[in-house]
RNA sequence: UUCUUAUCAAGAGUGAUUGAGGGAAAAGGCCCGUAGAGAUCACAGCAACCUUCCAUUUGGAGUGGUGCUAAUUCCUGCAGAAUAUUUUUAUUCUGGGAGAUAAGAG
Numbered sequence: 001u002u003c004u005u006a007u008c009a010a011g012a013g014u015g016a017u018u019g020a021g022g023g024a025a026a027a028g029g030c031c032c033g034u035a036g037a038g039a040u041c042a043c044a045g046c047a048a049c050c051u052u053c054c055a056u057u058u059g060g061a062g063u064g065g066u067g068c069u070a071a072u073u074c075c076u077g078c079a080g081a082a083u084a085u086u087u088u089u090a091u092u093c094u095g096g097g098a099g100a101u102a103a104g105a106g
Base pairs, nucleotide, nucleotide: 001106002105003104004103005102006101007100008099013043014042015041016040017039018038021032022031023030027076028075029074044069045068046067049065050064052061053060054059073098078095079094080093081092082091083090084089
């Protein structure tokens, strides 16, 4: 970096350093931010994908490897349907796309 499979409405933050933007991508919306964004580090926590242990019918614990700790993956984006409406538009639902994480394979 590519492919396959699974999940994505739940959950979980303080401190130190730095110092201006950030929330993946064009665009739009909305939001966070000098009362400190983002990043890095330390500690703490959440979760249970793989693993380990216990039980073995579903499970439990949380040893090790990852991951995660503002907002549904912040929302829309592409296609279809339903409802309201005036052709515009709005809301809801379904599927898709993109992305994230894990496990496996090349």